RNA sequence: CUUCAACAUCCCCGUAGGUCGGGCGCGACACGCGCAUGUGGACCUGCUGGAG
Numbered sequence: 001c002u003u004c005a006a007c008a009u010c011c012c013c014g015u016a017g018g019u020c021g022g023g024c025g026c027g028a029c030a031c032g033c034g035c036a037u038g039u040g041g042a043c044c045u046g047c048u049g050g051a052g
Base pairs, nucleotide, nucleotide: 001052002051003050004049005048011040012038014047015046016045017044018043019042020041021039023035024034025033026032027031
């Protein structure tokens, strides 16, 4: 520098932060407010570990 995520109570999911979206509820349904969190979505940055 590139690439990957072994470890995981089927598989997938390394981790922190940020942005956009997702789900549910309420409302005057413009859009706003609130709730919960594996939201099985993406992107970016840094870090951890493996490989080249």
About this RNA
This is a predicted structure of a 52-nucleotide RNA (nadA riboswitch) from an Acidobacteriaceae bacterium. The coordinates come from a structure-prediction model, not an experiment, and the mean pLDDT is 76. The source organism's lineage runs through Bacteria, Pseudomonadati, Terriglobia, Terriglobales and Acidobacteriaceae. It matches the Rfam family "nadA riboswitch". On this family, see Chen et al., Nucleic Acids Res 2020: "Structural distinctions between NAD+ riboswitch domains 1 and 2 determine differential folding and ligand binding". The family's RNA type in Rfam is small RNA. The sequence was found by an Rfam model in a public genome assembly.